[in-house]
RNA sequence: GAUAGUCAUCUAGCGCCAGAACUUUUAAUAGUUGACGAGGUUAGUAGUUAUCGAAUUAUUCGGCGGAUGCUACUACGGAUUUUAUAGUUCGUUAGAUAUAUUUUAAAAAAUAAAAUCAAGAUUAUAACAAAGGAUAUAUCAUAUAAAUAC
Numbered sequence: 001g002a003u004a005g006u007c008a009u010c011u012a013g014c015g016c017c018a019g020a021a022c023u024u025u026u027a028a029u030a031g032u033u034g035a036c037g038a039g040g041u042u043a044g045u046a047g048u049u050a051u052c053g054a055a056u057u058a059u060u061c062g063g064c065g066g067a068u069g070c071u072a073c074u075a076c077g078g079a080u081u082u083u084a085u086a087g088u089u090c091g092u093u094a095g096a097u098a099u100a101u102u103u104u105a106a107a108a109a110a111u112a113a114a115a116u117c118a119a120g121a122u123u124a125u126a127a128c129a130a131a132g133g134a135u136a137u138a139u140c141a142u143a144u145a146a147a148u149a150c
Stems, first nucleotide, its partner, number of pairs: 014065004019061001020033004036053003042075007076091005082146005095140009110125004
């Protein structure tokens, strides 16, 4: 370095519990619940109750911590003109807007299974989003300087 097998990982909508609710075969120094997935990271500082829907007539209540969000500033980088500076706009798939196409939701509920005193948790079955992204098309999107430059 290659091949084969096994194991682990595949990355915060995440973790936690002093309140609250729930359970009871030790009733308290016990146990359980406490967000379902989609999407999301150039670096630093500061601020901020950090995007999108799903479920539930309602504890997905309430609280703490963290966080890839957003805003402002700075630095780096791309595009905007070959280069530079300034501006604009984005973040390595690196411009804006519009239209079309496309991009496997998951859980709850229901049914079933083994374990558990129970609450509750686990596994299996099938269905149902929005935002954002991607692709295509159309429209729109700087100013100054330089070629003896870069």
Predicted 3D model of a 150-nucleotide RNA (glmS glucosamine-6-phosphate activated ribozyme aptamer).
Its mean pLDDT, the model's own confidence on a scale to 100, is 76.
Its Rfam family is "glmS glucosamine-6-phosphate activated ribozyme aptamer". The family's RNA type in Rfam is riboswitch.